This is a predicted structure of a 479-nucleotide part of an RNA (small-subunit ribosomal RNA, 3' major domain) from Kaistia granuli. Its Rfam family is "Bacterial small subunit ribosomal RNA".

Context: one part of a larger RNA
Parts: sequence; structure tokens; C1' cells
RNA sequence: UGACGGGGGCCCGCACAAGCGGUGGAGCAUGUGGUUUAAUUCGAAGCAACGCGCAGAACCUUACCAGCUCUUGACAUGUCACGUAUGGGUACCGGAGACGGUAUCCUUCAGUUCGGCUGGCGUGAACACAGGUGCUGCAUGGCUGUCGUCAGCUCGUGUCGUGAGAUGUUGGGUUAAGUCCCGCAACGAGCGCAACCCUCGCCUCUAGUUGCCAUCAUUCAGUUGGGCACUCUAGAGGGACUGCCGGUGAUAAGCCGAGAGGAAGGUGGGGAUGACGUCAAGUCCUCAUGGCCCUUACGGGCUGGGCUACACACGUGCUACAAUGGCGGUGACAAUGGGCAGCGAAAGGGCGACCUGGAGCUAAUCUCAAAAAGCCGUCUCAGUUCGGAUUGCACUCUGCAACUCGAGUGCAUGAAGUUGGAAUCGCUAGUAAUCGUGGAUCAGCAUGCCACGGUGAAUACGUUCCCGGGCCUUGUACA
Repeated sequence: UGACGGGGGCCCGCACAAGCGGUGGAGCAUGUGGUUUAAUUCGAAGCAACGCGCAGAACCUUACCAGCUCUUGACAUGUCACGUAUGGGUACCGGAGACGGUAUCCUUCAGUUCGGCUGGCGUGAACACAGGUGCUGCAUGGCUGUCGUCAGCUCGUGUCGUGAGAUGUUGGGUUAAGUCCCGCAACGAGCGCAACCCUCGCCUCUAGUUGCCAUCAUUCAGUUGGGCACUCUAGAGGGACUGCCGGUGAUAAGCCGAGAGGAAGGUGGGGAUGACGUCAAGUCCUCAUGGCCCUUACGGGCUGGGCUACACACGUGCUACAAUGGCGGUGACAAUGGGCAGCGAAAGGGCGACCUGGAGCUAAUCUCAAAAAGCCGUCUCAGUUCGGAUUGCACUCUGCAACUCGAGUGCAUGAAGUUGGAAUCGCUAGUAAUCGUGGAUCAGCAUGCCACGGUGAAUACGUUCCCGGGCCUUGUACA
């Protein structure tokens, strides 16, 4: 100087407390461990691994296993020889296919000294080499997590100390903040904080189609004429600064007010933004890369299988156990988004998944599209008209192909489960809870992920205690 303390002081945080809803019990989904397996590819491991890499494993993906097969190679550059382009389709034979063989059709480069001469392309040969998701994240770059959006981390000059170092950065107040004020052997400065950026909330202006409709006509319908007031869209501005008043404070910084005014008040809400560093944290399987290793194989291709196994254990979720509910009917109100190898309307068919159909739309125009919780009736406390697992039969869709191993529909079947031990998690307001909607990935396949809106709470006395953190101080046989 740090680190640590079941030392002290001060102060924060859904840290506790006060509340609301869960997890832990059940069934299923998903990830992991374990076990099994020819293989169940690999990584991630307290918080900070475990719906994580994977924004989507039937083939492909795919890295794993079995078998078949290739060896200058699927891909790059260079040399030589031969050919002249070349590229593609169809049919047949062998084969599981890769691959090998045959026939046939279409297409056929540029320059040119008209010589296959040059480039290009194809085939062959030999060799340099290619190739490796092989090892090392404890050789690395880059990227990321975490402490933590915590308020800290440092430097120059000066001063003090033999020195390591100290001072500044401590102290008195204050703040969300090393934020600001005052004091002070310090005076200044940098990276952080804040602000500048985006978005939501109010107003003004500009603009008026595909949007809107107050007034005038018109229609089944903003449908058409008309209009651009209003809504909205999307650009530019304004607006909030403790600015004003009162109190308090040290005449300061600031704090208090159910003060004013205002759409908004004390950082207005949310986002982006992550200091010096810590964990030899994570990643050599995104990529890049040193070293090591393989080179007829640890490289390449293909078929089939596996990653989907199942006495069990754990994490994260979904659905429930019901009446604040189930079922039937009714029919109102959103927002964000997506769409051409696409979204697919009207109208028909089917109980339904879906099929036929093909209008319109490269979209404020057409379309996905129907919001759901809501309201009315019924059921009357039961393992039930709760719950839907499991299983049987019959289908639909995608796709060369749903056996291993997809999703959905109808009929039948109707398991566990009656609110969950010890323990444990999230959340302070348009939040929790609850309700549906959209999107990425994607041929098909979410209860996951990312976003969107609807309805919409309870509680916070307080800081003694648990956890984490900041500042000062103290002890130490620790570095």
C1' cells in the first nucleotide's frame, strides 16, 4: 500500500421487511447429469453451465457410428502433355448410393501474325501443395460474460517522507453520482458520472395519398364528388431550467411544500451508452492465428443409423387441480409486424385439419386477420360437463422420403392431479398478475426466443437482521 475480520461508524440496492404471484408435489415439453449404446458428435459447470452455442437434428445440417468408395483430391496457385471450347437435358445398364458405362438431343468463347499460337475450359501425369469442426482459450487476436451503470480509477507539477509511498481523492454539508458547495499544501488535468443520441408523453408549423370526414350532396359501405378542419402519418421547431413563491440551511450547495403555473416537476418514463481493472472466466467448433499432430488418412464422397436411447437425479417452462371456473351463445374495442419460389380475398366442398378457386397486392391501397380476456345462459362441488396424459381407428398437410423420428384434424379412450415438505425465485406502476397478437429461424415442425398491445392491482413502518456493494477508520503472526 492492499486484502481480510462472526471490529467500529456512515450510506445504498426488490438485500431484508410489507405485499402479490410462483417454483419445489402431478402430467407433459425442453436442457443437463448419469446409465446404456456401434455411435448416442462437441463445447458450456456456483452466482456468471443446465428452453445455453442450436433464429428451429426425418435426408441435408452433422462434426459421431457401421459399411461401400476416392487419393493432387470437393476447393486454390504453379509446371508439362493431349483435346478444342464448353455447359445442360433425356433414356437405358450395373450398383444401396457415391460412382462407372452406353445411346441420343440442344447449346458452343474471345483475341489472332490463321500456326492450337495466346488466354480460357476439359482430361491425364508427376510434384510442390491442398485439406483437417484434430490438440493446446494455460501460446494468442477478436468477441463476450461478471463484479456493475457500482462511483470509482488515475496523471502532471508542487509539497512531505531515507524509502515503499503519502498528499490531491481526506474533513463539514449535499447528491442518483469523486454531483455540487465550503474548508484545506496543494494547484490543475484525464478516463468514468451527467449532458449531447433514439423513443414515449404536450403544443405549433409544413405536407394531404393509399390516410381522415366537421360542414354540403351521394352510397349497402368514406362508396363517389368535395374538403385537409379533426385523427393519423413524418419532417422541422417549441417546451422543464429548482426558472418563480414560501420555509429551511452557513449569506453556500442543496432540501421541504396535496405551493403557483403547466401536457409534463425536481434525472418526466424507457432505451442505447459499461471507466482502470478482476476471474490464467468463456470461446482454437463463427472467424483469424503461433506451436504440435494426420497426409491412400485424423482428408474427400455416399447409403443407412445416431445426436430423438431410459431403473433414475436436477434446472427451466407449459397445462392443470376448477365456480374470480368449464361448456354453449353473443358479438365490441388494439398495437407491433410479415408477404412475389410470397400473402392469398370473394364464392363453393368437407364435422374438421384442409381442399377447389383464383380476385387483388412489390403493399397507409390487397392480404395474413379471426384479437382474447368481456357480456348472457347453463352446470352446483363431484375425480365432475374439472383435468387432459396415454392408447386405438380413420384422415389432412409439408416434403424424393414422416418406420426409427414431423406437425395437425375427427371419433373413441379418459391416467396422475383436490394447491404441493424442507427450501427457494420474480416483481415498487401502466410494474406484478392475467389475456391474446405478430416476427425471426423455417419445405414442414415452439410450451423456447424476440417484440406488440388489452385488462390492470397490493405493499414499502423502517434499516435491527440475511446477501451484495461504496467511503472513512481500526486490528493483523496474511501478500
Lineage of the source: Bacteria > Pseudomonadati > Alphaproteobacteria > Hyphomicrobiales > Kaistia.